[in-house]
Molecule: transfer RNA
Organism: Coprothermobacterota bacterium
RNA sequence: GGGGACAUGGCUCAACGGGAGAGCGCUUCCCUCGCACGGAAGAGGUUGCGGGUUCGAUUCCCGCUGUCUCCA
Numbered sequence: 001g002g003g004g005a006c007a008u009g010g011c012u013c014a015a016c017g018g019g020a021g022a023g024c025g026c027u028u029c030c031c032u033c034g035c036a037c038g039g040a041a042g043a044g045g046u047u048g049c050g051g052g053u054u055c056g057a058u059u060c061c062c063g064c065u066g067u068c069u070c071c072a
Base pairs, nucleotide, nucleotide: 001071002070003069004068005067006066007065010024011023012022013021018055026042027041028040029039030038048064049063050062051061052060
């Protein structure tokens, strides 16, 4: 330098164009002599950035940035 993949809560990841979610973690309560486990409730998101298409975009298209990987 060229090709490909990926970018969504703190972490790991889902999400046929129309409700943004799960597990772990965090907070509170229950349970316990206390802790752990377990049970219940809750907080937490500019869906990397900028455009385009569309009535409507996390999802489709383009560019940029970053990460991983392959080739040289």